[in-house]
Context: one part of a larger RNA
RNA sequence: GUCUGCGAGUUAUUGUCUGUGGCAAGCCUAAGCCCUUCCGGGGUGGAGGCGAAGCGAAAGCGAGUCCGAAAUGGGCGCUCAGUCGCAGGCAGUAGACCCGAAGCCGAGGUGAUCUACCCAUGGUCAGGAUGAAGGUGCAGUAACAUGCACUGAAGGUCCGAACAGAUGGACGUUGAAAAGUCCCCUGAUGAACUGUGGGUAGGAGCGAAAGACUAAUCAAACCCGGUGAUAGCUGGUUCUCUCCGAAAUAGCUUGAGGGCUAGCCUUGUGUGCUGAUGUGUGGAGGUAGAGCACUGGAUGAACUAGGGGCCAUACCCGGCUACCGAAUUCAAUCAAACUCCGAAUGCCACACAAUGAAACACAGGAGUCAGACAGUGGGGGAUAAGCUUCAUUGUCGAAAGGGAAACAACCCAGCCCUGCGGCUAAGGUGCCUAAAUAACGUUUAGUGGAAAGGAUGUGAGGUUACUUAAACAGUGAGGAUGUUGGCUUAGAGGCAGCCACCAUUUAAACAGUGCGUAAUAGCUGACUCAUCGAGUGAUCUCGCGCCGAAAAUGAUUGGCGAUAAGCGUUAUACCGAAGCCCGGGAUGUUCGUGCGGUUCGCCGCGCGGGCGUGGUAGGAGAGCGUUCUUUGUGCGUCGAAGCGGGAGGGUAACCAACCGUGGAGCGCAAAGAAGUGAGGAUGCAGAC
Numbered sequence: 001g002u003c004u005g006c007g008a009g010u011u012a013u014u015g016u017c018u019g020u021g022g023c024a025a026g027c028c029u030a031a032g033c034c035c036u037u038c039c040g041g042g043g044u045g046g047a048g049g050c051g052a053a054g055c056g057a058a059a060g061c062g063a064g065u066c067c068g069a070a071a072u073g074g075g076c077g078c079u080c081a082g083u084c085g086c087a088g089g090c091a092g093u094a095g096a097c098c099c100g101a102a103g104c105c106g107a108g109g110u111g112a113u114c115u116a117c118c119c120a121u122g123g124u125c126a127g128g129a130u131g132a133a134g135g136u137g138c139a140g141u142a143a144c145a146u147g148c149a150c151u152g153a154a155g156g157u158c159c160g161a162a163c164a165g166a167u168g169g170a171c172g173u174u175g176a177a178a179a180g181u182c183c184c185c186u187g188a189u190g191a192a193c194u195g196u197g198g199g200u201a202g203g204a205g206c207g208a209a210a211g212a213c214u215a216a217u218c219a220a221a222c223c224c225g226g227u228g229a230u231a232g233c234u235g236g237u238u239c240u241c242u243c244c245g246a247a248a249u250a251g252c253u254u255g256a257g258g259g260c261u262a263g264c265c266u267u268g269u270g271u272g273c274u275g276a277u278g279u280g281u282g283g284a285g286g287u288a289g290a291g292c293a294c295u296g297g298a299u300g301a302a303c304u305a306g307g308g309g310c311c312a313u314a315c316c317c318g319g320c321u322a323c324c325g326a327a328u329u330c331a332a333u334c335a336a337a338c339u340c341c342g343a344a345u346g347c348c349a350c351a352c353a354a355u356g357a358a359a360c361a362c363a364g365g366a367g368u369c370a371g372a373c374a375g376u377g378g379g380g381g382a383u384a385a386g387c388u389u390c391a392u393u394g395u396c397g398a399a400a401g402g403g404a405a406a407c408a409a410c411c412c413a414g415c416c417c418u419g420c421g422g423c424u425a426a427g428g429u430g431c432c433u434a435a436a437u438a439a440c441g442u443u444u445a446g447u448g449g450a451a452a453g454g455a456u457g458u459g460a461g462g463u464u465a466c467u468u469a470a471a472c473a474g475u476g477a478g479g480a481u482g483u484u485g486g487c488u489u490a491g492a493g494g495c496a497g498c499c500a501c502c503a504u505u506u507a508a509a510c511a512g513u514g515c516g517u518a519a520u521a522g523c524u525g526a527c528u529c530a531u532c533g534a535g536u537g538a539u540c541u542c543g544c545g546c547c548g549a550a551a552a553u554g555a556u557u558g559g560c561g562a563u564a565a566g567c568g569u570u571a572u573a574c575c576g577a578a579g580c581c582c583g584g585g586a587u588g589u590u591c592g593u594g595c596g597g598u599u600c601g602c603c604g605c606g607c608g609g610g611c612g613u614g615g616u617a618g619g620a621g622a623g624c625g626u627u628c629u630u631u632g633u634g635c636g637u638c639g640a641a642g643c644g645g646g647a648g649g650g651u652a653a654c655c656a657a658c659c660g661u662g663g664a665g666c667g668c669a670a671a672g673a674a675g676u677g678a679g680g681a682u683g684c685a686g687a688c
Base pairs, nucleotide, nucleotide: 001688002687003686004685005684006683011094012093013092014091015090016089017088018087019086020085021084022083023082026050027049028048032044033043034042035041036040054061055060064076065075066074067073097236098235100233104226105225106224108223109222110221116200117199118198119197120196121195122194123193124192125190127159128158129157130155134151135150136149137148138147139146163187164186165185168183169182170181171180202218204214205213239623240622241621242620243619244618249262250261251260252259253258263368264367265365266364267363268362269361270360271359273356277353278352279351280350281349282348283347289341290339291338295335296334297333299331300330301329302328306324307323308321309320310319311318371396372395373394374393375392376391377390378389379388380387401412402411403410416585417584418583419582421581422580423579427575428574429573430560431559432558436572438570439569440568441567442566453547454546457544458543459542460541461540462539463538464537465536466535474531475530476529477528478527480504481503482502485499486498487497510525514523515522586613587612588611589610590609591608592607593606594605595604596603597602624677626674627673628672629671630670631669632668633667634666635665642661643660644659645658648655649654
C1' cells in the first nucleotide's frame, strides 16, 4: 500500500414544541399489596402531581387586584381546556457523536544490576627523565650565614605503554553499533583508576552545579488508579431521491480562528394586499458640479500704516529711496473639516396598478460571525501592490454550459431527463476549427503583437505667406564707394571690445551672417540681375505607421501562416451554449374538473391548464436495504441459505426469473425493536 472484518448523535431522566390516541373541568396514578399461563400480563392503591383565578412584598381582596387620599390613570390579569400515554425535533443533567494531548492528584506501589554521591573491603599503574628537603665531606665565618662536591629520593613534577578520557577530522547515518571504528589528541603516584558487597528515591535522592544523573525515560522516573481528566483545537462521522436554500454583517464579550442576541435560511399556523417594482403627487437634504457672499490658503498690481538703508541733525522737527511691506482696493484663483448657490440618483410619505417560493406576526429547527475578485465613489499607501479599509452593484463562494488558446472572480448565459430536431447570445466565419477568401478606405511597420519622449514616414482637413509683374531649389554673374567709420589698441582694415549704424553709386550690396588672418588677404551669407518654368514655405487638428526596444536551454498574434487572413467604417448572410423553441417523459406546486373515502377540517386517485425542478452550510419531506421479535401466509434433500453469472424490472437506494455451485434451512405481508448501511479518522485487527 491493497484486501477482508470492525469502526462514530446512543441510553436514562427532566423540560419544551409538533404529530397522534384516551378521557375531559377535569386528567393521571407512584411505591406498596393481590392474582396470574411469571423476562410478561391483570387488578387494587388518589399519598401526591398538573389544570380549573388572579393580583399584591404581605395582611388581604377576588374577575379583578396592585400603586394611591383618589381615578375617566397606569401595571399584571379576566373573555381562548386541560391532562395522561406513544412517536419525533430540540435543550438541560450525565463521558453524551467518535478518536487524540501536554498535564494534575493518590498516607498506592516498583526501581541506585545504568548513573550521581557516600560507606566497607580488595586490586592496578611497563619504562625513562628531573633531582626539593635532609645528610656527609671540604671551603668559609669570632660563631652563624653562605659556597662547592657527593649522597639522598620529594613532587595533585616531566616524557610515555597498560588503564582512564574524548581535541580535531574522516568514515558510518535502513550503521558492525539506538553514539561506534580509524588517525590525531589529554591525564597517566593522584582531588587517579577499578572489582565486590552495601546505603540514599520521586517535590524526593544525588550533584567540584551542566537542571546534570536517578535502568536507551528527567524543569519532577516508571507501573497502577482517579479516568471515558479537560481540549473555545485538528481529524473523521457509513444508503437513496424530492422541495426550499444562507452567511462570512451589527452590538456586546479577559473578545478577536470562541460565544450570545439581532440580521440573512427553513418548517408549521395565522393575517389577507399590506411586499419588491412601476406611474403620479408631496416632502426632507447640502454630495457631484460650481462659486468666492463667509472662514481660510496662495499669486500679481495699485495705494499705504510701519520697518530697513542713505543724507542731515545738540534736541525736537526733517529730506531722499530702483529695499521689505500689514491693512485696504482691483484682477485672476484654491479648499474633506469654506458655501451666496446646487443637481442626477437614492431616501420618506400618500394614491393607483400589481396575488408574488411576495410581505407581516407567532411558534419549532438551523447554519453563518477568516470572505474573494471586478466596476464605480472615497480614506490609508507612492492617485504602488493579486496591498489595505469603508460604501454601492455584480459574480465566485454554493454555478455547470459557450467565449477570453489554457484561466474561481471578466463577457454571454442560470444544467429535471430524453431526441442523428430548429433559432439565437457573447464571440466568431483562410487552414488547424463549425461558419464570408464580402465592399469602401487606411497601414508597409509582420505595425497589428510594450511607455515617456523624439523625427521632412504617410493619409485627410483647416489657417496663413510668397508666386507667370516668374515664386522655392539649383546654376552663371554681381555683392561696390566715402572708408582702414569713430574710439580703443602694439595692431583692430565688416568680423577682440565700446559707440554710432550715416551718406553715395546702384538692378542690388549690411559701417556686415559665419569661417578665416598677428593685422591685412581669402572663402561665404544677406541682397540683386540673368537662366529655368509651376507651385513653394510656415503653422494647426485628426487617422495609421517609425525610433525609443538589452538576459541568460528554442522561439511564439493559440499554432500554421497571411499584405490581409491587420486596422476603421458599412451591409447582408452564416456558425455558435446545457440560453430559447419543438416532440416525448418524470416530478413539485397551484387552479379547474371527475370519482372514491371522510371524524365534514379534509384526504387519496385520474385528467387538463399555469408556474417551476443548479446548489455548499442548513431546514423540511418521502423511501430502499440489514439483524431480531409478534401475528398471518408460504417455500425447501424432486435441493434452503450463501457463493459465481444474470435475462428482465424500478426515478434512485435496490428487486429479480433462470443456470451453475452448495447441502439444510429460508422467504413474503402487516406491525414492532435496533449493536442498521463505510473510502477516508498519519483509524483498529488480521492476511498478502
Molecule: large-subunit ribosomal RNA, domain II
Organism: Chthoniobacterales bacterium